A computed fold for a 330-nucleotide part of an RNA from Tangfeifania diversioriginum, annotated as large-subunit ribosomal RNA, domain IV. Lineage of the source: Bacteria > Pseudomonadati > Marinilabiliales > Prolixibacteraceae > Tangfeifania. Its mean pLDDT, the model's own confidence on a scale to 100, is 88. Its Rfam family is "Bacterial large subunit ribosomal RNA". The full RNA is in RNAcentral, with records from Rfam.

Context: one part of a larger RNA
RNA sequence: UUCGCGGCUAAGGAACUAGGCAAAAUGACCCCGUAACUUCGGGAGAAGGGGAGCCCGAUCUUCGGAUCGGGCCGCAGAGAAAUGAUCCAGGCGACUGUUUAUCAAAAACACAGGGCUAUGCUAAACUGCAAGGUGACGUAUAUGGCCUGACACCUGCCCGGUGCCGGAAGGUUAAGGGGGGAGCUUAUCUUCGGAGAAGGCUUGAACCGAAGCCCCGGUAAACGGCGGCCGUAACUAUAACGGUCCUAAGGUAGCGAAAUUCCUUGUCGGGUAAGUUCCGACCUGCACGAAUGGUGCAACGAUCUGGAUACUGUCUCGGCCGCGAGCUCG
Numbered sequence: 001u002u003c004g005c006g007g008c009u010a011a012g013g014a015a016c017u018a019g020g021c022a023a024a025a026u027g028a029c030c031c032c033g034u035a036a037c038u039u040c041g042g043g044a045g046a047a048g049g050g051g052a053g054c055c056c057g058a059u060c061u062u063c064g065g066a067u068c069g070g071g072c073c074g075c076a077g078a079g080a081a082a083u084g085a086u087c088c089a090g091g092c093g094a095c096u097g098u099u100u101a102u103c104a105a106a107a108a109c110a111c112a113g114g115g116c117u118a119u120g121c122u123a124a125a126c127u128g129c130a131a132g133g134u135g136a137c138g139u140a141u142a143u144g145g146c147c148u149g150a151c152a153c154c155u156g157c158c159c160g161g162u163g164c165c166g167g168a169a170g171g172u173u174a175a176g177g178g179g180g181g182a183g184c185u186u187a188u189c190u191u192c193g194g195a196g197a198a199g200g201c202u203u204g205a206a207c208c209g210a211a212g213c214c215c216c217g218g219u220a221a222a223c224g225g226c227g228g229c230c231g232u233a234a235c236u237a238u239a240a241c242g243g244u245c246c247u248a249a250g251g252u253a254g255c256g257a258a259a260u261u262c263c264u265u266g267u268c269g270g271g272u273a274a275g276u277u278c279c280g281a282c283c284u285g286c287a288c289g290a291a292u293g294g295u296g297c298a299a300c301g302a303u304c305u306g307g308a309u310a311c312u313g314u315c316u317c318g319g320c321c322g323c324g325a326g327c328u329c330g
Stems, first nucleotide, its partner, number of pairs: 002325008011316002015314001020311001029051004037042001039150001053072008073077001085309007092301002097109002113148007125134003151296004156226003161223002163219005170214003176208002181203005188195002227245005254288001255285001266282005
């Protein structure tokens, strides 16, 4: 001198950085005190203050101690160790849980709750070649499948397509039934060209024939879908209004530059001296939207985002010390 671990550091205090990553800071106990919001339980240890050792005395005592007065020592009295940093705002998910054993712990999965649907018991569903087994020694307040995901307020329109359910009049239609007819064969007949009974063999039309499909209806918390152009008000702008085309129906409530906004660092406001992030608005939604749930929401979170206080060697910008290792020398 390099690396690792540990300790200290003037002044400043996040200027570091993708980001306070890491470190520092807070800290047990007792007393005072404690906001918005809220599902009235919480939030809450909110926040923010104060106290503390030892000796003597007094008072009280449930004998643990408590209170009051006086005094003593140190840099330091929860004298060591161990032992919450906190606040504000927003996104997502209600919550406790679960997960990629070995790069992801989450906004993913699950969840209580909600809905649809199948199933009447030898249940449906699943498994096995079968016997059998699970379901269940259960019985629709049960069991299986699918979706959503506490709670609050709600969940609009479309059944044309696809699926599912119901229907059975008509159309189509398999095996099978049915056998008109046709072909081969030959007794026989013959005008010598051919015709051809019965039987046998082969082929086979009409007609009858289920489900399904076509068809008729229902069904969207089934799969899914939810328009365009033009004009119009006494400034301008805009268009409550009108016209027209198309559709199964043209997106309702609510939300909205959003985990969704391309243009875009949209515009305005807030915060900063300065803000592509953040918060509140606006609505021109490239391409939100109602159980592929919509919008809110207290509590919760090793979640994500922005801000603040405290604190610091993260930094300005380095320095010093200890221990270990490397390296060099012996």